[in-house]
Context: one part of a larger RNA
This record gives sequence, structure tokens and C1' cells, in this order.
RNA sequence: CGUUAGGAAACUUGAGAGGAGUCGGCCAUAGUACGAGAGGACCUGGCUGAACAAACCUCCUGUAUGCCAGUUGUCCCGCCAGGGGCAUCGCUGGGUAGCGGAGUUUGGAAGGGAUAAACGCUGAAAGCAUCUAAGCGUGAAACCCGCCUCAAGAUAAGGUUUCCCUGGGUCGCAAGACCUCUGAAGGGCACCGGAAGACUACCGGUUUGAUAGGCCGCAAGUGUAAGAUCCGCGAGGAUUUGAGCGAAGCGGUACUAAUCGCCCGUGAGG
Repeated sequence: CGUUAGGAAACUUGAGAGGAGUCGGCCAUAGUACGAGAGGACCUGGCUGAACAAACCUCCUGUAUGCCAGUUGUCCCGCCAGGGGCAUCGCUGGGUAGCGGAGUUUGGAAGGGAUAAACGCUGAAAGCAUCUAAGCGUGAAACCCGCCUCAAGAUAAGGUUUCCCUGGGUCGCAAGACCUCUGAAGGGCACCGGAAGACUACCGGUUUGAUAGGCCGCAAGUGUAAGAUCCGCGAGGAUUUGAGCGAAGCGGUACUAAUCGCCCGUGAGG
């Protein structure tokens, strides 16, 4: 911009396109059918895997440079104590959310249609025979559906529901043009943000508010803080104490910031 009859929001149909489509082992049937024996099924049902794929983070595991602790050297906070900076995050031991996989869950299918090779029924030409010439069946991971995803620019441009707009004047046959009034539904800008994200887009929120930050509470995590008291000559130990601290998690709370606003979109529709 279009969608042939206004504009808008939500939900959809599915022409068409893409994805998936794999292969084992074991058990029962059954040591049956078959076979002299050795051996050993079809069919059907059940169980369990491999690789592959998708989703997810409850468990396991990795990371976790804004969590906790231990510890070395050095500089600083006047000193002690307690801390801070730097040294690969100084090093080391752990570790939440998130993101990952060696983790977890799920998938291939079933079923239907029409077929291939093949196997048949009926059956003439050709009194027989013949699956074929007329006619009718069975029959593959392939084909068409079925499962998942996209999808009306599918220009044949689809459908459903709901919402919004019902001034005046001049000119004109009309469509419409101009002046004035009006500015809906809805959309956008801006701002606070996000399991969304390169940007954009998408999603949530903007005081009629829990959107983010702060604060409060809880939790995961770390592992018994500081200070004090007691014991020990001392290094240190014990008690207060599962203490103190505690990111991204959960919940609450308007303290801070989402201020005030602006723009587009019209007037009933060839």
C1' cells in the first nucleotide's frame, strides 16, 4: 500500500508450506506348527532399550566475577580488635535464581483411504482353461489423510462476535472540494519494567497503580558473626548461638520512580 465498499478490537477457517516418519533386544503364544534329528517359526499380545527430536529444571549435575565462609602477602582505616583495597574473582571450600546437560518428561504411533509387486473371486474372447478383456477383492516404512508448527498478499486477499462515529455553511447533476464546528471506538508517542529481546518487535504496568527500585517478612545458601563472659601462660577453646550474613526466589507495603501531557484516527460509509 492492497484486501470493492466506513473505522476498530478480539477470536478464527485452512488453500498452501514445513516438521516428524528410524532400528533393536527380551517374554508369552511354544520348545507348539514344521523336521528323522539337529534345530525351530508365521500370526498375535506384552515388556524393555539405542540413536534422534522437542519441552522443561522436581531430582542429579555444571556454571553462578553483585551470596556465605576459610586463608596467604601487602597497603590503608592512629594502635588492639574489627574491617576495606590490591594480588587471575588473590587462593580455597560451598552455593540461590537464571541459563545449561551426562538430568527429567514426552514423541515416532494407532487408525482410515487409494495403491505397487504379489495373491485372489467371478469371467469370456477361445463350450475347456485363464486374476482381466467388462466387473469385484486382499495387499508395503513409499502416496493421501491422521500428529506438530506456520499460514487469507489464499490479489479467488475468507469467516464470526463485539465496539465507535447520526453538526452547520458555500459551490457542484453527482462523486466531491473549500470554510467552520467536531476528534469517537481505538491506536501511537512518552515513562516504569519483563522467563520478550541485537535494534525493532512482543508482553505487563503508568496513581482508579504492586510495573521496577527501596523497605519489611519468609526462604534457599553459608555454617555458630561481632561484642561480652568464662577456661588456658599461650596458640586457642567454650557459652551467649543453628548465630550472623543472606544476589537474581516467594509474599507484603505507595517510601521512590511510572508527572503533566501530546499526536494519529472522524462525522454513517461505491
The part of an RNA shown here (large-subunit ribosomal RNA, domain VI) has 270 nucleotides and comes from an Elusimicrobiota bacterium. Lineage of the source: Bacteria > Pseudomonadati > Elusimicrobiota. Its mean pLDDT, the model's own confidence on a scale to 100, is 90.